Background: Glycine riboswitch aptamer from a Sphingomonadaceae bacterium, 104 nucleotides, folded computationally.
[in-house]
RNA sequence: GCUGGCAAUGCGGGAGAGCUCCUGAUCGAUUCGACUGGAUCGGGCAGGGCGCCGAAGGAGCAACCGCCCCGGAAUCUCUCAGGCAAACGGACCGCAAAGGCCGA
Numbered sequence: 001g002c003u004g005g006c007a008a009u010g011c012g013g014g015a016g017a018g019c020u021c022c023u024g025a026u027c028g029a030u031u032c033g034a035c036u037g038g039a040u041c042g043g044g045c046a047g048g049g050c051g052c053c054g055a056a057g058g059a060g061c062a063a064c065c066g067c068c069c070c071g072g073a074a075u076c077u078c079u080c081a082g083g084c085a086a087a088c089g090g091a092c093c094g095c096a097a098a099g100g101c102c103g104a
């Protein structure tokens, strides 16, 4: 220097599942009443409930692999976490550039 592997950076693509129910207070509009109250509609917030999803993370088993005492190991399984309109996130894939670590 080239090549191989790993991780990171930038860009692009990227699924699934209730924009569900209840309670509380609050904001805006309309309206009733009259003494600080009530009703309807809409918005977002907090808490709770049931249902559901798997592709952040995590955990479990395992084909398989290895240096074979043991260790590594998934898109499978679980659903703790996360998620169920949009946004964010998102395993994984592709491209890019100069580099980082490791090995032959």
Base pairs, nucleotide, nucleotide: 004102005101006100009096010095011094012093013092018050020049021048022047023046024045026043027042028041029040030039031038032037051084052083053082057080058078059077060076064072065071066070
Its mean pLDDT, the model's own confidence on a scale to 100, is 75. Its Rfam family is "Glycine riboswitch aptamer". Rfam 15.1 lists 9,425 matches to the family in 5,228 species. The organism belongs to Sphingomonadaceae, within Bacteria.